[in-house]
């Protein structure tokens, strides 16, 4: 330099263009307990950035950014 893949809660992962973006785990609170752990319930927490297509975009297209891989 060329090509390919990935980017979503603190972390690991889901989500065929139609929805209120879910789950596990972590965090906080309450209950339980003599105390802690475990357990139960609840709470908060995210679409890499900018454009475009569309009635509607995490999803499709373009550019950029970051990470990984192949070739040179």
């Nucleotide at each position: 330099g060329u090509c390919c893949c990935u980017g979503u809660a603190g972390u690991u992962c889901a989500a065929u263009g139609g929805a209120u973006a879910g789950a596990a785990u972590a965090a906080g609170a309450a209950c339980c307990u003599c105390c802690u752990a475990a357990g139960u319930u609840c709470u908060a927490g995210a679409c890499g950035c900018a454009g475009g297509u569309u009635c509607a975009a995490c999803u499709c297209c373009u550019g950029c950014c970051a990470g990984g891989g192949a070739c040179a």
A computed fold for a 72-nucleotide RNA from a Patescibacteria group bacterium, annotated as transfer RNA. The coordinates come from a structure-prediction model, not an experiment, and the mean pLDDT is 81.